[in-house]
C1' cells in the first nucleotide's frame, strides 16, 4: 500500500387540530414522514483561478424490507409505488418558484405510508478491529 477473509458496533420517519358515527389517528377536512448506494449545473468552507473537503433527489439509475415459486439448506428466481409546468442557462431527471403524486403484508366495534402485529426480527448498507498471501 493492500483484492480477499473474519469480527464487532451502529443501522426508518410520520395524523396537531376538527366533522360524522354506537364506533375511525382506518372515512371525510386538515395536518405530518420520505431506508441505503449512485449520479449531481447546486451550498458552504478551504487553498487558490484551477482544485480540495463535506452536504445535497420520496416520484433519475439501482438496492432493501414485505409477497410468490423453487430448494433439505444456504440460497437462486419472480413481483415491487409516485412529476409535471414556469424560470435561468450550452445543457436541468437533479438548481429555483409553483402545483401536483406515492407508500408491503395480517390485524382492528369501520376501509390506514402515520394504530397495533409479525419484529428485542431481518436487511441494502455505514463506522471500526484484526490477520496473512503475491
Nucleotide at each position: 500500500a493492500g483484492a480477499u477473509u473474519u469480527c464487532u458496533u451502529c443501522g426508518g420517519g410520520g395524523c396537531a387540530g376538527g366533522g360524522u358515527g354506537u364506533a375511525a389517528u382506518u372515512c371525510c377536512c386538515g395536518a405530518c414522514c420520505g431506508a441505503c448506494g449512485g449520479u449531481g449545473a447546486c451550498a458552504a468552507c478551504c487553498c487558490u483561478u484551477g482544485g480540495g473537503u463535506u452536504g445535497a433527489a420520496g416520484u433519475c439509475c439501482g438496492u432493501g424490507a414485505c409477497c410468490c415459486g423453487c430448494g433439505u439448506g444456504a440460497g437462486c428466481g419472480g413481483u415491487g409505488g409516485a412529476c409535471c409546468u414556469g424560470g435561468u442557462g450550452c445543457a436541468a431527471g437533479u438548481c429555483c418558484a409553483g402545483g401536483a403524486c406515492c407508500g408491503a403484508c395480517u390485524g382492528u366495534u369501520a376501509a390506514a405510508g402515520u394504530c397495533a402485529g409479525g419484529a428485542u426480527g431481518g436487511u441494502a448498507g455505514a463506522a471500526g478491529a484484526a490477520g496473512a498471501a503475491a